[in-house]
Parts: sequence; structure tokens; C1' cells
RNA sequence: CUACAAAACCGGGUUACCGCCGGGUGAACAACUUGGAGGAAAGUCCGGACAGUGCAGGGCGGCGCACUACCUAACGGGUAGGGUUGGGUGUUGAGCCCGAUACAGACAGUGCCACAGAGAAUUACCGUCGCUGCCGCGAGGUAGCGGUAAGGGUGAAAAUGCGGUGUAAGAGACCGCGGUGCUUAUCGGUAACGAUAGACAGGGGUAAACCUUGCGUGCUGAAAUGCCAAAUAGGCAGGCGAUUGAGGGCGGCCCGUCCGAUGCCUGCGGGUUGGCAGCUAGAGGCAACGUGCGAACGUUGUUCGAGAUAAAUGGUAACCAUUUCCCGAAAGGGAAAUACAGAAUCCGGCUUACAGGUUUUGUAGCUUU
Repeated sequence: CUACAAAACCGGGUUACCGCCGGGUGAACAACUUGGAGGAAAGUCCGGACAGUGCAGGGCGGCGCACUACCUAACGGGUAGGGUUGGGUGUUGAGCCCGAUACAGACAGUGCCACAGAGAAUUACCGUCGCUGCCGCGAGGUAGCGGUAAGGGUGAAAAUGCGGUGUAAGAGACCGCGGUGCUUAUCGGUAACGAUAGACAGGGGUAAACCUUGCGUGCUGAAAUGCCAAAUAGGCAGGCGAUUGAGGGCGGCCCGUCCGAUGCCUGCGGGUUGGCAGCUAGAGGCAACGUGCGAACGUUGUUCGAGAUAAAUGGUAACCAUUUCCCGAAAGGGAAAUACAGAAUCCGGCUUACAGGUUUUGUAGCUUU
């Protein structure tokens, strides 16, 4: 310097005129002053704060999560580590770097593994070995019976791999070295696990199949909810019921419990479509110091950065900035373009979109400036 990967940040600015909304001063729709849309405001996929559900619950069921430790208000999120695994480099190996991971249980049970193939829990197609009969000069061929699972074939997968002994031929049948699972001991680690040395065992896969285990979990939702003003028809009809309890108590069922009688439910019809709060001072921002591998946390200081309601935050002009192209030896000049996108209770995550620019780290290559 180039390429690839990962992470973080910016993603327009200045001046003038006019216009809109909030705060402050002000008698005032005067005037002055001050502030005014994001990193995702998107998706509505998660978690909460907050509000309501009178006082309270228990069980079932449903739903979510699932290696270890930590962070957080919490999370299906984040950080670090472990196991398994893909790639790069390197190599006898090891190691290093970048990723993926829906990562509890198959020895509780029930299912499924198409097609091919002899056979997918137990099997013998080809082959091969032994015995007997027949044919043949012989090599050999053929039929039956018995053995074999080492070789070949089918398949994603065929019953733990390699070497040897042994055998009629073989085979964990036996031996040596490995490997998988489970387990014991020692050492290291908070732990998941790792290393070493043993014992035991051998069909496998699949739980994003049913299921089992452990942990967690009410529901609704800002059109929540609370208040003020005003108005109307205290309307009509039907049904149930009156303490032996109708009906109701915000996802479903059961138990329990509470309210409840000029009561309750259903339908039709009428009035109010006004205003205030919720509404932005917080799990807030910024800086410094400290703790921690880190996510993050603590202390001190400082700061207040939209609050609209049919929905404001804009328009015009000039210049600057960035990118691309053209001219030019250069300085510079000209033209064009400037991404994704717009708050609506708020916050923490996840996912998706994004022209261009800056910075950091890692890997590989080139170069010796």
C1' cells in the first nucleotide's frame, strides 16, 4: 500500500428574508428572547416502567427458556469462558486467527428413518470355507446340507477403527495400540470442563417429533386511566331472580372467597364527539477519577436538549462540505448528485433499510520506500 473480516462514530453546515409550534418577559393573536424530528423515530418481534382489574389466593392447563459464570429493573438481550464444529495459516504435531451453535434428557415411555438394498433389530444378495453326490483326462462346473460376516454391492447410515495371533474359512474369539459412552481417583479451574491413570459397556440417528425434567410466567393497554364542564329520554321491550343467591368480580377450566335485590342480563332508542391531566426531570445525558479481561458498576461535578392533537419542527436564495465526471503541467475551473428516512406515554434490547466519509483491530499478500 492492497484485499478480506469485525467493531465504533458522523451522515450535513453557515448567512439573510418569510412562515409554523412550545417555554420566558409582557395588558396584548404586539414586540423581544430561547428551543424545536432518528440511528434507526421503521417492524410491533421481546422485556419492563406506569395505569386499571375492590380485599387475596390455590390447582390444572397454556406459554417461554435450557452449556457455565457474570451484567442488567428485566429479557428470547449482552460480556467472558467451555464443548462440538466450518474455514485460513502452519505443521510430525501443537499452536494462532476468523466464524457457526435451537448446547438439558434417547439408560422413563411412544413414534419415525422414504427410495435403494438380502437386511435399517437383527440380516445373508454376490462372494468365500467344509462335507456329500453327479459331469469332466485335468483345470474346473453343478445340486444339496452346514459354517461365515473379515472382502464386494445398495444406502445418509449396515452393528467401534487399525495391526497381529488364530482358524477349514473367518470374527473382540484373543493380544497390542486407538476411539465413543458412562464412571472412579489425583491435579488445575468459582463452574461448565481439561490433563493423567484405571474399571465397565457397545447398533446408530431423530425431541425446531410427541414426551420427560428443571426454572420462569395473571390479564388488558395510553383509544390505558383519572378529573371537570355540559346535555338528554330517570326512555321502551323481553328474560331471570329475591338469601335454597339471578348475575358479576378483565385470557380458559375447577376449587375457594367476596359483592349482590326498586337487583342483574339482553336488545332497540336517545344525549355527550368539549376541555384538563396522563405528556416528558428520567432504570436521563455529558465529563473526570476509580474497580473489573469485559458487559457494566461506583464516586464527584455539571446539565435540562420536541411535547404536537388532524397532528408544528418548513420554504426561498447564496456560499461551504462530500462524492462522481470533464478540462488543465499545476493551482484551479465547470457540470451533476448528496443515502435510509418523520416523533405521538416512555425506556432497555432484537431485526430490517442506508449514497458517502472517518477511526481502530485482526489475517493474508506486495514492497524496502